[in-house]
The prediction has a mean pLDDT of 84. SAM riboswitch aptamer (S box leader) from Alkalihalobacillus pseudalcaliphilus, 111 nucleotides, folded computationally. NCBI's taxonomy places the organism under Bacteria, Bacillota, Bacilli, Caryophanales, Alkalihalobacillus. The sequence is in RNAcentral, with records from Ribocentre.
RNA sequence: CUCUUAUGUUGAGUGGUGGAGGGACUGGCCUGAUGAAACCCAGCAACCGUUUUCGUUUAGAAAAUUGGUGCUAAUUCCUGCGAAUCUAGAAGUAGAUUCGAGAGAUAAGAG
Repeated sequence: CUCUUAUGUUGAGUGGUGGAGGGACUGGCCUGAUGAAACCCAGCAACCGUUUUCGUUUAGAAAAUUGGUGCUAAUUCCUGCGAAUCUAGAAGUAGAUUCGAGAGAUAAGAG
């Protein structure tokens, strides 16, 4: 880097260093000197691992967390493609809702 599978409206900082950007991208809309990114610490969670208990032919379920990641503004902040329904309009079209796909993110596995 590519592919496969799973997940995503829960949760988590009035900390230290740092100094101007950040929220993937598009268009929006936000956020930031009342201090962004990044790093450290702290925390959350339970994808993988480990341990314990239950079950046991197997599959599995629950709890814990000293390990590997991840995460800690806003639903993945909304959106981008398609379908259905509704609304406005003479029409082109615009808007709203729902569903599906795509893209991107994370984990586990494979190449």